Description
Bacterial large signal recognition particle RNA from a Chloroflexota bacterium, 265 nucleotides, folded computationally. The gene name in the source record is ffs. The RNAcentral record of the sequence draws on ENA. Rfam family: Bacterial large signal recognition particle RNA. By type it is a non-coding RNA gene. About the family: The signal recognition particle (SRP) is a universally conserved ribonucleoprotein involved in the co-translational targeting of proteins to membranes. Its mean pLDDT, the model's own confidence on a scale to 100, is 76.
[in-house]
RNA sequence: UCGUGCUAGAUGGGGAGCUAGCGGUGCCCUGAACCUGCAAUCCGCUACAGCAGGAUGGAAUUCCCUUCUGAGGCUCUUUGCCCGGUGGGACUGCCUGGUUUAAGUGGUGUUGAAGGCUGGGUCUUACGCGGCGGAGAGCUAUGAACCCCGUCAGGUCCGAGAGGAAGCAGCGGUAAAUAGCGAAACUCCGGGUGCCGUAGGGUCGCCUGGCCGGAGCCGGCUGGGCCGGGCAAGCCGUCGGACGGAGUCGAAGGUGGGUGCACGA
Numbered sequence: 001u002c003g004u005g006c007u008a009g010a011u012g013g014g015g016a017g018c019u020a021g022c023g024g025u026g027c028c029c030u031g032a033a034c035c036u037g038c039a040a041u042c043c044g045c046u047a048c049a050g051c052a053g054g055a056u057g058g059a060a061u062u063c064c065c066u067u068c069u070g071a072g073g074c075u076c077u078u079u080g081c082c083c084g085g086u087g088g089g090a091c092u093g094c095c096u097g098g099u100u101u102a103a104g105u106g107g108u109g110u111u112g113a114a115g116g117c118u119g120g121g122u123c124u125u126a127c128g129c130g131g132c133g134g135a136g137a138g139c140u141a142u143g144a145a146c147c148c149c150g151u152c153a154g155g156u157c158c159g160a161g162a163g164g165a166a167g168c169a170g171c172g173g174u175a176a177a178u179a180g181c182g183a184a185a186c187u188c189c190g191g192g193u194g195c196c197g198u199a200g201g202g203u204c205g206c207c208u209g210g211c212c213g214g215a216g217c218c219g220g221c222u223g224g225g226c227c228g229g230g231c232a233a234g235c236c237g238u239c240g241g242a243c244g245g246a247g248u249c250g251a252a253g254g255u256g257g258g259u260g261c262a263c264g265a
Stems, first nucleotide, its partner, number of pairs: 001265006010056002012030004020046005034054005063258003067254003072249006080243001082241007091234002093231009103222003106218003115212008123201006129194002132190005138181005148173004156165003
């Protein structure tokens, strides 16, 4: 060095999770990934850390170590950036109410501002007057079987008579009442009554007159000050997410290195 037969090791690995820990089943990543049985109310083990049984390859393209690249997972991220949810209303911004100022603008004022004094009206009470409405009174007509009046035929009663008395019907009238008239006038009552009168009260809100006064006044718009209300774009708080960053584990691939025994030639 070659051949034959073995052995260690290999025939997948990893992440999170679970666990005192390790490995597996289940999830995810990678990937060309032997077979059977077991297992989330878990299963099997104990640092040589799945167990049991079988099969194939086998000392190297396949096993082990180093180093580089590196899928993917996990942790952190007020100290990066962006997006979304939710809350706030200090600040910036925007909208809005009140009040004040009078710089600008506008209006008004020597044909007299502000301010002061004073009169009247508007308000109210009483009385009067007027108007309206109602009732009464008044006038006209009707109007009582008897218990209203007058006259009372007939008849009745008294009387010797003369004569007298009561009195129905009729006629005439009247009371209560009913109906109507009313141009005005009389009395009483009433009001959602009045360009009315007199007297009193009240008010500074409005309107209006007079006198004094002698230059401001008003506050519509813009601006300034103060006190509020609202919106939530910015802002602040909080929660979540994407990307990025840091750390950690790391499949897979590449680089370099390492690896046993027996026999025979």